[in-house]
A computed fold for a 368-nucleotide part of an RNA from a Gammaproteobacteria bacterium, annotated as large-subunit ribosomal RNA, domain IV. It was read from a public genome assembly. Its mean pLDDT, the model's own confidence on a scale to 100, is 88. Taxonomically the source falls in Gammaproteobacteria (Bacteria, Pseudomonadati, Pseudomonadota). Its Rfam family is "Bacterial large subunit ribosomal RNA".
Context: one part of a larger RNA
RNA sequence: CUCGGGUGAAGGAACUAGGCAAAUUAGCACCGUAACUUCGGGAGAAGGUGCGCCGCAGCUGGUGAAGGGACUUGCUCCCGGAGCUGGAGGCGGUCGAAGUUACCAGGUAGCUGCGACUGUUUACUAAAAACACAGCACUCUGCAAACUCGCAAGAGGACGUAUAGGGUGUGACGCCUGCCCGGUGCCGGAAGGUUAAUUGAUCAGGUUAGGCAGCGAACUUCGGUUUGCAGCCGAAGCUUGUGAUCGAAGCCCCGGUAAACGGCGGCCGUAACUAUAACGGUCCUAAGGUAGCGAAAUUCCUUGUCGGGUAAGUUCCGACCUGCACGAAUGGCGUAACGAUGGCCACACUGUCUCCACCCGAGACUCA
Numbered sequence: 001c002u003c004g005g006g007u008g009a010a011g012g013a014a015c016u017a018g019g020c021a022a023a024u025u026a027g028c029a030c031c032g033u034a035a036c037u038u039c040g041g042g043a044g045a046a047g048g049u050g051c052g053c054c055g056c057a058g059c060u061g062g063u064g065a066a067g068g069g070a071c072u073u074g075c076u077c078c079c080g081g082a083g084c085u086g087g088a089g090g091c092g093g094u095c096g097a098a099g100u101u102a103c104c105a106g107g108u109a110g111c112u113g114c115g116a117c118u119g120u121u122u123a124c125u126a127a128a129a130a131c132a133c134a135g136c137a138c139u140c141u142g143c144a145a146a147c148u149c150g151c152a153a154g155a156g157g158a159c160g161u162a163u164a165g166g167g168u169g170u171g172a173c174g175c176c177u178g179c180c181c182g183g184u185g186c187c188g189g190a191a192g193g194u195u196a197a198u199u200g201a202u203c204a205g206g207u208u209a210g211g212c213a214g215c216g217a218a219c220u221u222c223g224g225u226u227u228g229c230a231g232c233c234g235a236a237g238c239u240u241g242u243g244a245u246c247g248a249a250g251c252c253c254c255g256g257u258a259a260a261c262g263g264c265g266g267c268c269g270u271a272a273c274u275a276u277a278a279c280g281g282u283c284c285u286a287a288g289g290u291a292g293c294g295a296a297a298u299u300c301c302u303u304g305u306c307g308g309g310u311a312a313g314u315u316c317c318g319a320c321c322u323g324c325a326c327g328a329a330u331g332g333c334g335u336a337a338c339g340a341u342g343g344c345c346a347c348a349c350u351g352u353c354u355c356c357a358c359c360c361g362a363g364a365c366u367c368a
Base pairs, nucleotide, nucleotide: 001363002362003361004360005359006358007357008356010354011353014352019349027051028050029049030048031047036041038172052094053093054092055091056090059087060086061085062084063083067079068078069077070076071074095099107347108346110344111343112342113341114339115338119131120130135170136169137168138167139166140165141164147156148155149154173334174333175332176331178264179263180262183261184260185257186256187255188254189253192252193251194250203241204240205239206238207237210233211232212231214229215228216227217226218225219224265283266282267281268280269279292326293323304320305319306318307317308316
């Protein structure tokens, strides 16, 4: 020096990011116990007092001996209360600094954020304000249900049946949950527009049976006949394209719906001090943020301003409202109880500190 433990003058959080760690408190009985409250709690609130051992007499619970009595003579019943033992008090005495004497064994109070609560979670850096939750709401599902797994058979849902089951959001409870359906989604509608496969009208190209005229050859009754070559026209069919017409859902379209996804303005003027603007004007919008809350887990400017607490307070508590950029089930605002939860403050207590010292034990280190 490191680790584990112990004690400490005076002070008592001055330590520190933070009382981290340590200390304090601690058991049983009795007295007593605030705000607030969902009347259950809060509460072991807080704060006090008693507690050992010995003796004495009584009270009371358990057990129930000896002895006695009765007859129905029995492992009977009744009376009886000794002894042993448990409990709560009373009186008296006694020792120590100290009697829950060791071990064991809550520190407490106040304000506030968040989450109602008990629970759950990152096995091995996060236990929380995150998840869950009961409750609330919307939505789907009529049973061979919706939904999920599987190629299928099949299975779960469920041997359930809308007071049931699936999905989504919110998150006890209290008071509430405003306006917007223009966009996106969902639901409903079916007149019109568009439209797939399908249907294949029309037109066009290619091909050629045939026709026409030309040249050559053969035959000829001289009229032609047959044949070869190249050219022009060309029906039907076939084929290559073109694609009229028919044509559902969807989309366009018409409505509804926000506890569906979401959204919820600007400028100018105005009152008999000033300031401010109940009021007016104007532009835009689907509609312009209601109640409540507000420098907030949200406030940039900002340590906003005022009040409280401190000698001194960027934190804290109470207000104000100029909300950069709160706001109503992506819930708003409260809330008793609860929390190994966050912030602030006080009492008690202490080696956390001023400021360190010593002791006990285990290492490291040096020497053997």